This is a predicted structure of a 72-nucleotide RNA (transfer RNA) from an uncultured Alphaproteobacteria bacterium.
RNA sequence: GGUCGAUUAGCUCAGCGGUAGAGCAUCACAUUGACAUUGUGAGGGUCACUGGUUCGAUCCCAGUAUCGACCA
Numbered sequence: 001g002g003u004c005g006a007u008u009a010g011c012u013c014a015g016c017g018g019u020a021g022a023g024c025a026u027c028a029c030a031u032u033g034a035c036a037u038u039g040u041g042a043g044g045g046u047c048a049c050u051g052g053u054u055c056g057a058u059c060c061c062a063g064u065a066u067c068g069a070c071c072a
Base pairs, nucleotide, nucleotide: 001071002070003069004068005067006066007065010024011023012022013021018055026042027041028040029039030038048064049063050062051061052060
C1' cells in the first nucleotide's frame, strides 16, 4: 500500500428499512441482626463520524477514523 471483517448502554453482545433491546454491572425497595443470595422496580444510548438514497436509516450507498485478520 491492497483486500476483507468489526464499531450499538459501564462490559459482553443481539437487532439488518417503520417507537433501540438482552445478560452482567449500577441504584432503590423487599428479604437479613448485618452481609451474601433471591425477588420487584428504576436509571443509563449523538447506534464511531460526515455526506447521499428514501415518506422514513442502527439497518442501504460513498467517504473518513479506530481496531483486527490476510496479501504484498
Its Rfam family is "tRNA". Rfam describes the family as follows. Transfer RNA (tRNA) molecules are approximately 80 nucleotides in length. Its mean pLDDT, the model's own confidence on a scale to 100, is 84.